[in-house]
Context: one part of a larger RNA
RNA sequence: UGACGGGGACCCGCACAAGCGGUGGAUCAUGUGGUUUAAUUCGAAGAUACGCGCAGAACCUUACCAACCCUUGACAUGCCUAUUACGAGUUUAGGAAACUAGACUUUUCGGUUCGGCCGGAUAGGACACAGGUGCUGCAUGGCUGUCGUCAGCUCGUGUCGUGAGAUGUUGGGUUAAGUCCCGCAACGAGCGCAACCCCUAUCACUAGUUGCCAUCAGGUAAUGCUGGGAACUCUAGUGAAACUGCCGUCGCAAGACGUGAGGAAGGAGGGGAUGAUGUCAAGUCAUCAUGGCCUUUAUGCCCUGGGCUACACACGUGCUACAAUGGGUGCUACAAAGGGUCGCAACACAGUGAUGUGAAGCCAAUCUCAAAAAAGCACUCUCAGUUCAGAUCGCAGUCUGCAACUCGACUGCGUGAAGCUGGAAUCGCUAGUAAUCGUAUAUCAGCAAUGAUACGGUGAAUACGUUCCCGGACCUUGCACA
Repeated sequence: UGACGGGGACCCGCACAAGCGGUGGAUCAUGUGGUUUAAUUCGAAGAUACGCGCAGAACCUUACCAACCCUUGACAUGCCUAUUACGAGUUUAGGAAACUAGACUUUUCGGUUCGGCCGGAUAGGACACAGGUGCUGCAUGGCUGUCGUCAGCUCGUGUCGUGAGAUGUUGGGUUAAGUCCCGCAACGAGCGCAACCCCUAUCACUAGUUGCCAUCAGGUAAUGCUGGGAACUCUAGUGAAACUGCCGUCGCAAGACGUGAGGAAGGAGGGGAUGAUGUCAAGUCAUCAUGGCCUUUAUGCCCUGGGCUACACACGUGCUACAAUGGGUGCUACAAAGGGUCGCAACACAGUGAUGUGAAGCCAAUCUCAAAAAAGCACUCUCAGUUCAGAUCGCAGUCUGCAACUCGACUGCGUGAAGCUGGAAUCGCUAGUAAUCGUAUAUCAGCAAUGAUACGGUGAAUACGUUCCCGGACCUUGCACA
């Protein structure tokens, strides 16, 4: 000087408390451990691994296993030789395919000084080499998690100290903040904080189609449907607006708090992006890059089939429930944000349905996915393992795709398991939040999505307070630690 203390002082955070809803019990989904296996590829491991890498494992992916093949190789550059074709398409035999051996069709490289000169392509050959998701994240770059969006981390000059170092950065107030002020052997500065950026809440101006319809006219069974309009909504560009500015209060001052007015918004208006010096030899050699090591008829490469989907069990994360604030049936409303040409598909017809057949429109503020669902109204069920719940299983189908046996999703009929609110323990959340309700998208042929990421609808309760638990900041003290 730091770190540490079941030392002290002070402060903060959904840290506790006050509340609301969960997890832990059940079924299933998913990840992990374990076990099993020819293989169940690999990585991730308290917080900071475990719906994580994977924004999509039937083949492919794929790295694993078994079998069958190849050895200058699937891919790159160089050298030699040969050819001007090669290639593309069709096809025969063998084979699980890779591949091996043929046949047919089509085409007949470019430049040119007209020279096998230059270039391109293909085949064959020998060697340099290629290749490696092999090892080392404790050799590394890059990227990332975490403490933590916590308020800290430092430097120059000066001064003090023999020196390590100190001071500044401490003290008194204040703040979300090393934020600001005052004081002070310090005076300044940098990285962080804040602001500048984006979205959102109000208004004005400009613009008016594909969006809008107040006024006028026409028209329909109905509809901005048509003429027209530029008000309104909206769209998207430019501005305005909020700054403790005003009043009051505390205070010597600086400054700050509280309250009220005006206002769409009030004290950081609400969100996002933004992550200092460093910590964990944290994570990643399997995104990529890369040193070293290892491998080179194999640890490389091709292909078929299998596996990553196993299943006594244990754990994490979720979905659905256990019902009447509910289930069922019918009718009637109200969103936002996205996607669409290898696509979205209105509408009509067929089917109980998944879907099929035909098909308008749309490269989209125009057409379409598209039905929002909770909600409301009416009827029904009457507390039951039920008209709750839907696992499991049987049969019959639909769709995608060479192909759904291992191992896809969906539909119809039947079947109708556990489960009656969950022990110890434990998690999230302070407002348009929790809870609850649907919608869309990426990946994607299809889909294991109940995941992830966005979007809107309905919309609470509670916070006395800081004694305690956890984490953190600062000062101080002790110290057997560095």